[in-house]
Context: one part of a larger RNA
Formats: sequence, structure tokens, C1' cells
RNA sequence: GAACGCAGCACGCCUCUUGUAGGUCGGUCUUCGGACACGUCCGUGCUUAGGAUGCUGGCAUAAUGGCUUUAAACGACCCGUCUUGAAACACGGACCAAGGAGUCUAACAUGUUUGCGAGUGUUUGGGUGGAAAACCCGAGCGCGUAAUUAAAGUGAAUGCAGGUGGGAUGCGCAAGCAGCACCAUCGACCGAUCUGGAUCUUUUGUGAUGGAUUUGAGUAAGAGCACAUAUGUUGGGACCCGAAAGAUGGUGAACUAUGCCUGAAUAGGGCGAAGCCAGAGGAAACUCUGGUGGAGGCUCGUAGCGAUUCUGACGUGCAAAUCGAUCGUCAAAUUUGGGUAUAGGGGCGAAAGACUAAUCGAACCAUCUAGUAGCUGGUUCCUGCCGAAGUUUCCCUCAGGAUAGCAGAAACUCGCAUCAGUUUUAUGAGGUAAAGCGAAUGAUUAGAGGCCUUGGGGAUGUAACAUCCUUAACCUAUUCUCAAACUUUAAAUAUGUAAGAAGUCCUUGUCACUUAAUUGGACGUGGACAUGCGAAUGAGAGUUUCUAGUGGGCCAUUUUUGGUAAGCAGAACUGGCGAUGCGGGAUGAACCGAUCGCGAGGUUAAGGUGCCGGAAUACACGCUCAUCAGACACCACAAAAGGUGUUAGUUCAUCUAGACAGCAGGACGGUGGCCAUGGAAGUCGGAAUCCGCUAAGGAGUGUGUAACAACUCACCUGCCGAAUGAACUAGCCCUGAAAAUGGAUGGCGCUCAAGCGUGUUACCCAUACCUCGCCGUCAGCGUUAAAGUGAUGCGCUGACGAGUAGGCAGGCGUGGAGGUUGUGAAGAAGCCUUGGCAGUGAUGCUGGGUGAAACAGCCUCUAGUGCAGAUCUU
Repeated sequence: GAACGCAGCACGCCUCUUGUAGGUCGGUCUUCGGACACGUCCGUGCUUAGGAUGCUGGCAUAAUGGCUUUAAACGACCCGUCUUGAAACACGGACCAAGGAGUCUAACAUGUUUGCGAGUGUUUGGGUGGAAAACCCGAGCGCGUAAUUAAAGUGAAUGCAGGUGGGAUGCGCAAGCAGCACCAUCGACCGAUCUGGAUCUUUUGUGAUGGAUUUGAGUAAGAGCACAUAUGUUGGGACCCGAAAGAUGGUGAACUAUGCCUGAAUAGGGCGAAGCCAGAGGAAACUCUGGUGGAGGCUCGUAGCGAUUCUGACGUGCAAAUCGAUCGUCAAAUUUGGGUAUAGGGGCGAAAGACUAAUCGAACCAUCUAGUAGCUGGUUCCUGCCGAAGUUUCCCUCAGGAUAGCAGAAACUCGCAUCAGUUUUAUGAGGUAAAGCGAAUGAUUAGAGGCCUUGGGGAUGUAACAUCCUUAACCUAUUCUCAAACUUUAAAUAUGUAAGAAGUCCUUGUCACUUAAUUGGACGUGGACAUGCGAAUGAGAGUUUCUAGUGGGCCAUUUUUGGUAAGCAGAACUGGCGAUGCGGGAUGAACCGAUCGCGAGGUUAAGGUGCCGGAAUACACGCUCAUCAGACACCACAAAAGGUGUUAGUUCAUCUAGACAGCAGGACGGUGGCCAUGGAAGUCGGAAUCCGCUAAGGAGUGUGUAACAACUCACCUGCCGAAUGAACUAGCCCUGAAAAUGGAUGGCGCUCAAGCGUGUUACCCAUACCUCGCCGUCAGCGUUAAAGUGAUGCGCUGACGAGUAGGCAGGCGUGGAGGUUGUGAAGAAGCCUUGGCAGUGAUGCUGGGUGAAACAGCCUCUAGUGCAGAUCUU
């Protein structure tokens, strides 16, 4: 004081690199040329974008706004939880209401408030009193004021309660002087320990002056005590719910097990034991036949009792064991009523750990008991600031703790001192990577040369350390390939130290060390050298106290160990995820980009630009045709090997002295070569493989024959007239390439691409970057001045803003109490409500309706104070 900043136009002036250029202001000095480690919003005029505020105007409730509903488009997986990781085919959760979980107490530690202070604390008690209150009082006791020692015991001044260095601050014109707290260091004192032993003495005691790299939770002009409060630890039910167990005392045999006592019950048949009768036979013993008889843990089978099979019915049943058919037994170890006996580490058991009241490998009830749980689950309002760990050491430690680390809060001492995940300079240390092996050690391939030093085999020789051949070692010069536990050499990265005042220089003092030596060394006195003070860049620095969570980790590049390998296991550096959203990779913990307050505008990153889809069916040059094309890192696979698909290239050949291909002609003779064969005449096979004539013609490349023949090829020539052949390399494409629901370059689709390779521009958009406004946090600065209040105020400037566990701060809401101010029958609280308003939010205010008697704001105190989850309770 509000546009001059930003932008445009015009004008004036200056400069030189003369044009699509740069500058223009102020200050100081000036020799008027100019200079400056100076400051800055400013030449003049006009116009103008944007923000805030103020003033003014327009519209006038069908405007504009709020809320709700419906439809469509886009984004969007279900919360809580344990977890490295959850949308999970991991668990809890249908819905609603009410209830529902860190409390109280004692002790201790630390911080803070208040009171008194070498003391402090009233409340056992006494006095007074308006009598459970309030007020007053002393003694005792607690803690503190003295320590040390096992104890007897002894027990803190050489000093202005010491010296030195640092030190806020004060004084001083300055030089400088004094120097709190605290820190570092050296002495002194007290006790203990060790030593020493004067003096006195009753002869066994006393224990002075001293000394010690020994020791103390000491002294050195006290700082404590009490109340309150916050956090933490421990003991208590100890944040809430939850065992399997253990103990004590009782109750049960109406179910069921077994014994005993006393009662009751059990068709009809069959088989036919003993005994008996009659007849027959026999010398007799006796035997046979026919009856009679009616025995039996016999048999068929009803009632009864049981329960084999259908693995039938039923299976929220008729029933917490039933129904149907079938089946076992049925005169006895039968079935059953009543009574009685046996009781929980006990009973009873034709024994199945069966049964003991729907409970049994130890019943039920009550109590100890809110038993304990290193384990599971749950744990209730908001906002702001900071913000982890899964690592070290120890543990009967591995699902847990303690310890250090990481984190927070509270402070204190100071204010450019110092510091640093950085660079530079100087100077160290190292043995990894690489390299090396015609260098050492160890491994290792190949020849060459050598001699006899040795072994083996052989020739000559009777033999010979005789000669010769050969083969191994051996020697010499080379050659090939290697090493985590080899190395001469030897990086990069990483790493130590230094870059000054606690320093440098001069002077000289002490010393039992050192030197020939006041020589040196160590430690000092005095003096000199100060703000470019000893490289750069950046940053306030240092210290203390208390304490939470964590102590399952995982991933990626690079290095690396085990393993055939693994989305396997174990390490290192760094960065991430965990704890983290956003843009991209269709999808996605970790990849690429980038890290976040709320809005507006602009621009990019990574990635993209046919359509889905915002943005070039852009441009330029190549390649590719796939009856399985291809299409973008991590990444969602393909190899060896092939291709006369096509493209580009390399090497070597042939070729106007006529190649290659095509058509045509010749392709002979010695000779039916030799061997072998039943045969073999170029062509089953073997060994050899010449000569002649030629332009050329193999003792033969194939077809063929029993063997010949015939045809063909190599080779030569004619016609033709310009390139041709072989081997290889690598681009795309193809083969190689088979799997179970139908299917995925993300889909559609795409072919001079919308594919692959290379290049060039343009464009698209993130919470990133830039600008502006607003909110918050932190830091710095200004401001007690008159005439109301707010200093916890007001004003200015700058930087910053992710977050799980966790910490801290400030708030919202509920019940009750005290104080104070109020509301209410002209209608309190409560309840209902597409109504309105305020606050980042927890929430608050208000309108309307209902309702009918209480309620609220502010300042304090207090707590059974906030629910979505707990297979939570009702």
C1' cells in the first nucleotide's frame, strides 16, 4: 500500500556479435572513461490472465443447494482373525435389542504438581467443638540427616572444603578477572584389607607419625519428607471366556452286575433210557421179538426270554435304540416279582474294560475354585504427531522368556561447537576376481632329442656293465589342459587413519629414564602466531532418565553352500513387501514408475495410441505366409537335430579359349585281363588296375542276363549364349511338438499388420513434478504500547504431511457428586423425522410431530463410561 510481480503492445535511451539480440532501477567511490565478491518489486505509458477480500449489482424458491429413490456408465472380490502371505476350497459371522472384557489394592522404580524444608509425616492418643465433621497439640515411630566392616569396633578440613581443563553468567573501556550446576582428571579425609611398630606397660597388651597400581552403595557448606497423579514392574481371580487333571466331604444297586431269602410262571408234538409184562429160543448163562414205561442241562415248536439277517422301515423318529419279516432258545447254568447284601481306586463281573440310574480305561453332587494354561478366541469413541521388529547373547530354550538392538516420550547442558551411510587429497592394511603353470606345490596330454642310471622283452654271442633293436621309467628343450583348502603377479568395490588452538614455533624448569654431552624423551613455566583456523558439500550439537512393541519373516538383482532339481533348504551386500495406497504389467503382497493432507490448473514417468480404451489405421526402411503363424522384461516354457521355404552374407571352384541346364551324336581296341566259380564276357566275390587309337571313352556308375546281349553313366563333341556349382554362416518361417470340462497374444480381430527388427516425431495420463488457494504440524521472528477483553492471544516467514505393532498429545460422548448460571405445564426429558445448519472427525445445534415432568451449559471431582465379531450371554 496493492499491483509494479506474470504476460503483451508501443515509446524513449544504451551496447555490439547488426537482429526473430541483450539491457534499462537504486546505492557508494570517481581522475566522469569507469569500477564494485553492494542492494533490489520499480525507465515511461497503455492493455490484460489468475487468487482472496471488501463494496456494488443481477436472478428470486420450478433458480441454486441439501437429502432420498430409480435407471445407466465407470471403478470396485467379505468383514473380523491367526499369518511371510486370505476374496479364499482356512476358522467365527442369518438378523435385531439389551448385557459384555486392562479394574481395585499393596510394595517398588521413574517423571510431574503442591506443601514444608535438615527436616518431614495431624488423625494410637489428648484438647476444643454447633459432636461421625472442622480446628488445635505433643511424645513415640517411619524415612532422611554417616559411612564402613563378617564382627568386635572405628568413624569424614593441610587448605577461605583443594588443584587443573571445559563451563552458563557476571564485572571491566579494553587487556583481562571471577566462575554456579555439571563433566573429565589429580590429590586430601573416613571405614575395610595389607603393611609398619614409635611410646607406655602389671609381659601381654596398647597401637602414634607413616605407607600401598588394594577396596566401599562413603566425606569434601546437607535435600529430603509427605500428599496427589501418570506410566511401568511384581504379588493378588489381575483384561475377559475356555481345559484334560488334582484334593476333601457326601449321595446313589428304582437302571444294571452278582449272591442270598421268599413267591410266581413255562401250549402241543417227536425221539423213546432204566425198570416191568407177555411170547419164543436155550441144558443153562442168558438171548431175541412184541408191548408197557416215560428218563433227558434230548429234539420240533407256542407264550416267555433273546436279537442273526434284510446292513429292510424309521433316522427334526412312535422311540436319546423303536417297527416289520426273518432268526436263537424254550424244563433248565430257565424266566420273573418283592425283600436283602456288596459303593467309587470301591463294588460286581460265565471277562466285553462289561455293568454300577440315557454318565464308566474310575459314577454323581457340593466344596477347594473366579484351579492353572508359554495355547485358541475376543477386547467397545475421534483426530493429530512420531514410528518399528522378526537380529545378538543366555535359558530342560525352539508356539515362550530375559538381554542388547530398533521405537517413543520427558527433559537437561550449550549455540557454530562439533557432526556425516557423501566426495576430494595424503597415507596404510589386504590376497578375492582376473591372470599364471616353457615360475614354486599338486594334477595333466602329446610327440622330439638324449644317455646308460635302472627294470622288462628280444637278436648276435659260451659269456661279458659286450654290440644292436625295442619298451618303460630317467634327463633336456618344447607342447595341451587345470586348482575352495596352489601361486610369482594382482585389480575394482569395500575398509583404517589424518586434513590443527587439546595446534605450530621460540624460551627454558623438573626427572631415580636416556645420552659422550642439558643430548634425547616425558611432563611443565613464560612468550609469539586468531577468523579464509588449514579440503569440498551438507547439517544445530552433545548428554541423561523411563518405557512399549518385536525376538515365526518373506521376495528381487548380484555373490554364494548343499541338492539331479524345485514356487527346495541355508548364508552375504543392498533394496523392497511385511506396515503401502496411486499409474503401468488384462488379472497379481514383492516387478517397472512413483511413494500420499484437501481442492483447481498445467506437465511428465513407467507404459501405451485399430476397436473394447484416453491417445498416429502416424511416418521411413527391411523381414515374415504358418492345414499349430506371431505379438513386449519379471512371466506363466520348449531342446538336440533337420528343411532345394525365403532373405542377407562368407569361402572355394567353373565360365565368351563358350561353362551349368536342355536336346542330339560318340562312349572303341589289346580283352571274354588275372584268380576263384557249375557259371562270372566292365557290373556275386578277391587282388591288381596297364597299353594303344583318340576330341573322348573306367580292366568300368547303374538297369539287366543262367551266362552273353541290350540300355545307361562317367568322359568327349555339336546346337545354344551368360552366368553356374559346392560347402558354410544366420534372420524370419516350417518340422521336431501327444492329454484328459470348452478357452484364451486380456478379448475381438489383424497379413506392404493391429506381426518381427530398426529409426523419427506427435499425442494420452499418476495421489509423481510445477503454480495457486485452504487445513494441520514443526521451527524461527515480531509484539505489554494508549482507551474494553483474549500472551493458552495477535501478526509475519519458511519447511514438511504414507503407515501395522506401538508410544505420546489434543478432543467427543455416558452415569454420579460439588460449585455456578440457567431452561421448563406459554410443555422438560425421551422417541419419530426424504427438513435446515456447524465441525477434518468423534459429535453438536435447530425446525416439525409425539410426549407429559423434569432437564441443561460452564468450572472441577469421580467411574461398574462408548461394541460387530468372543461356536459370546439372555
The part of an RNA shown here (large-subunit ribosomal RNA, domain II) has 874 nucleotides and comes from Tausonia pullulans.
Rfam family: Eukaryotic large subunit ribosomal RNA. Gene Ontology terms of the family: structural constituent of ribosome and ribosome. Clan: LSU clan.
NCBI's taxonomy places the organism under Eukaryota, Opisthokonta, Fungi, Mrakiaceae, Tausonia.
Its mean pLDDT, the model's own confidence on a scale to 100, is 81.